[in-house]
Context: one part of a larger RNA
Molecule: large-subunit ribosomal RNA, domain III
Organism: archaeon
RNA sequence: AGUAGCGAUAAAGAGGGUGAGAAACCCUCUCGCCGUAAGUCCAAGGUUUCCUGAGUAAAGGUAAUCUUCUCAGGGUUAGUCGGCGCCUAAGCCGAGGCUGAAAAGCGUAGGCGAUGGGAAGCAGGUUAAUAUUCCUGCACCGCCAGUUCAGCGUUUGAGCGAUGGGGAGACGGAGCAGGGUAGGUCGGCCGGGUGUUGGAUGUCCCGGUUCAAGCCCGUAGGCGGAGGUGGCAGGCAAAUCCACCGCCUCAUUACGCCGAGAGGUGAUGUCGAGCGACUGCGUCAGCUUUCGCGAAGCGAUUGAGCCCAUACUCCCAAGAAAAUCCUCUAAGCGAGCUGGAUCGGCGGCCGUACCGCAAACCGACUCAGGUGGACAGGUAGAGCAUACCAAGGCGCUU
Numbered sequence: 001a002g003u004a005g006c007g008a009u010a011a012a013g014a015g016g017g018u019g020a021g022a023a024a025c026c027c028u029c030u031c032g033c034c035g036u037a038a039g040u041c042c043a044a045g046g047u048u049u050c051c052u053g054a055g056u057a058a059a060g061g062u063a064a065u066c067u068u069c070u071c072a073g074g075g076u077u078a079g080u081c082g083g084c085g086c087c088u089a090a091g092c093c094g095a096g097g098c099u100g101a102a103a104a105g106c107g108u109a110g111g112c113g114a115u116g117g118g119a120a121g122c123a124g125g126u127u128a129a130u131a132u133u134c135c136u137g138c139a140c141c142g143c144c145a146g147u148u149c150a151g152c153g154u155u156u157g158a159g160c161g162a163u164g165g166g167g168a169g170a171c172g173g174a175g176c177a178g179g180g181u182a183g184g185u186c187g188g189c190c191g192g193g194u195g196u197u198g199g200a201u202g203u204c205c206c207g208g209u210u211c212a213a214g215c216c217c218g219u220a221g222g223c224g225g226a227g228g229u230g231g232c233a234g235g236c237a238a239a240u241c242c243a244c245c246g247c248c249u250c251a252u253u254a255c256g257c258c259g260a261g262a263g264g265u266g267a268u269g270u271c272g273a274g275c276g277a278c279u280g281c282g283u284c285a286g287c288u289u290u291c292g293c294g295a296a297g298c299g300a301u302u303g304a305g306c307c308c309a310u311a312c313u314c315c316c317a318a319g320a321a322a323a324u325c326c327u328c329u330a331a332g333c334g335a336g337c338u339g340g341a342u343c344g345g346c347g348g349c350c351g352u353a354c355c356g357c358a359a360a361c362c363g364a365c366u367c368a369g370g371u372g373g374a375c376a377g378g379u380a381g382a383g384c385a386u387a388c389c390a391a392g393g394c395g396c397u398u
Base pairs, nucleotide, nucleotide: 012030013029014028015027016026017025031395032394033393034392039375040374041373042372045355046354049353050074051073052072053071054070055069059067060066079140080139081351082350083349084348086117087116091112092111093110097106098105099104121138122137123136124135125134141347142346143345144344146342147341148340149339150338151337152336159333160332164328165327166326167325172315173314174313175312178308179307180306183302184301185300186299187298188209189208190207191206192205193204194202211269214265215264216263221258222257223256224255225250226249227248228247229246230245231244234242235241271297274293275292276291277290280287281286316319361370362369377389378388379387380386
């Protein structure tokens, strides 16, 4: 009581379409809002909510032709992204063991346990829905094997060989400066435009000016003394390794390590404004699908919170571990091993849709709450403030 209310006061209007029916669905134009976000990409969590077709009982705070709703069909492609097949931290478990009346507690060896360590991929294209996964192009890593050249070795034995030794991995906080790059801006260049209203061929307007990993080179810069040889009581044994002590040689322009970026290549490729053909729609202005062709593709300036950088300087509270990796030998094995070039094979399992500051997560709800990380354009500005905008997304379901 047809009252309160219909969940942020970001905002709507018109035309067209579909349809039984349209304020809310679809298309177009105009308007408004966000723009360190109300955009984009990850993690957690959710678990099909994704895409397409059909539908409108119920759900949707109203209607609904619409939907994250109902039904059906479709969709997630990996040696390199992430996880496992590797490593360890806190912590947890814990054979024996110690304690306890018991339940059980603690804990050695050992194991588990990422939020850390640890091999390797980029650019473009493509689907209604996946893509560093498919396709195209160009790469890289690990393991296994072959061919060829060179060197060393075959019992006076090279080399291999670890749960063992050593190195490395390997690390704090604060702070400044430098060298770069991403990005931005301006100019040049390329393509297009020249007006319906007085002027506008101009110092005019609009658009574009793209490109990676990898490989080559080794710069700005940073760091360390380096090599040989003799000794050796240390590294729980051994050692040619490491450490220590001598001597010799070289030396701050030596010897060696690290190192962005630029340049070259990758690329006779890719992208590219636009143009043409074709398909579909159309109010005949145009929009659109697929394919083909395809211009310029440079310079200056500014400039990061990103890279060099685990750098450098300073400080005291003195700032993980283990494996991968390199090296050394022990027991033992042992006839091949090492380096360069070249060629071939193999590379498992799981995740991958979609939402993700949210109507899909946590809040009983399509809830003004909560939720870790990355990106961060323009004008003004010290600025991630603020205001207005771009890309992009929305106008918050009466």